RNA sequence: UUCCGUUCUACGCUGAAUCCUCUUCCGUAGGAGGAACGGGGGAACCAAACUUGGGGCGAAUCCUGUUCUACAGGUAGGGCUACUUCAUCAGUCCGAGCCCGUCAGCUAACCUCGUAAGCGUUGAUGGAGGAGCGC
Numbered sequence: 001u002u003c004c005g006u007u008c009u010a011c012g013c014u015g016a017a018u019c020c021u022c023u024u025c026c027g028u029a030g031g032a033g034g035a036a037c038g039g040g041g042g043a044a045c046c047a048a049a050c051u052u053g054g055g056g057c058g059a060a061u062c063c064u065g066u067u068c069u070a071c072a073g074g075u076a077g078g079g080c081u082a083c084u085u086c087a088u089c090a091g092u093c094c095g096a097g098c099c100c101g102u103c104a105g106c107u108a109a110c111c112u113c114g115u116a117a118g119c120g121u122u123g124a125u126g127g128a129g130g131a132g133c134g135c
Base pairs, nucleotide, nucleotide: 011120012119013118014117018035019034020033021032022031023030036115037114038113039112040111041110046105053103054100055099056098057097062074063073064072065071066070077094078093079092080091081090083129084128085127086126087125088124089123
């Protein structure tokens, strides 16, 4: 000097998954509640369908092949490249999984649920907006 790994702090990313108050308590954890964000159920009107069961969250659907229960390739679609946002180019990654249980279209009032989990990227041009520093 470079590379790899581990820990802590700050910062950042996917995602709705954050913040605050009270209480128990030595304290932490626990419990209760509020705001905010997100999901589901649920009229009329409208729409649609019939066990080939149907449906929900999510970007995560679909196709082809093979040595065929596993893998490979592609794909609708989705994310990242550090002030925010829009557009273009380039690079790179994901393209899963889980749940309900014969039942649910839309849906005002209303009812109800969640606030997890997992990670570590930093290329360019132009437009708009904003912030900081220097003179």